[in-house]
A computed fold for a 72-nucleotide RNA from a Polyangiaceae bacterium, annotated as transfer RNA. The organism belongs to Polyangiaceae, within Bacteria. It matches the Rfam family "tRNA". It was read from a public genome assembly. The coordinates come from a structure-prediction model, not an experiment, and the mean pLDDT is 84.

RNA sequence: GGGCGCAUAACUCAGCGGUAGAGUGCGACCUUCACACGGUUGAAGUCACAGGUUCAAAUCCUGUUGCGCCCA
Numbered sequence: 001g002g003g004c005g006c007a008u009a010a011c012u013c014a015g016c017g018g019u020a021g022a023g024u025g026c027g028a029c030c031u032u033c034a035c036a037c038g039g040u041u042g043a044a045g046u047c048a049c050a051g052g053u054u055c056a057a058a059u060c061c062u063g064u065u066g067c068g069c070c071c072a
Stems, first nucleotide, its partner, number of pairs: 001071007010024004018055001026042005048064005
């Protein structure tokens, strides 16, 4: 220098262009003498960034940044 892949909650990851989700973790409550386990409920997201297409974009297109792999 070239090619490919990834970026979504604190962590690990889902997510057909039409309401952003799960598990773990965290807060509150129930349960216990107490803790753990279990149960109920809740909070937490500029969907890496910028632009474009579209009535509508996490999703499609272009560029940028970061990380990983391959080639030279």